[in-house]
Molecule: transfer RNA
Organism: Bacteroidales bacterium
RNA sequence: GGUCCCAUAGUUCAACGGAUAGAAUAGCAGUUUCCUAAACUGUAGAUCCAAGUUCGAUUCUUGGUGGGACUA
Numbered sequence: 001g002g003u004c005c006c007a008u009a010g011u012u013c014a015a016c017g018g019a020u021a022g023a024a025u026a027g028c029a030g031u032u033u034c035c036u037a038a039a040c041u042g043u044a045g046a047u048c049c050a051a052g053u054u055c056g057a058u059u060c061u062u063g064g065u066g067g068g069a070c071u072a
Base pairs, nucleotide, nucleotide: 001071002070003069004068005067006066007065010025011024012023013022018055027043028042029041030040031039048064049063050062051061052060
């Protein structure tokens, strides 16, 4: 250089073009306990960027950014 894949919560992952963007774990608060842990309840937290298509985009298209695989 060429081809291809990936990017969603602090972390690991979901999400037929129509959900309040969901769960686990972590965080915070509470219940329980003499205390801690465990358990239970509540709570906050995310779509890499910019355009396009569409009534509607995490999803489809284009460009960019970052990461990765293969190949010369």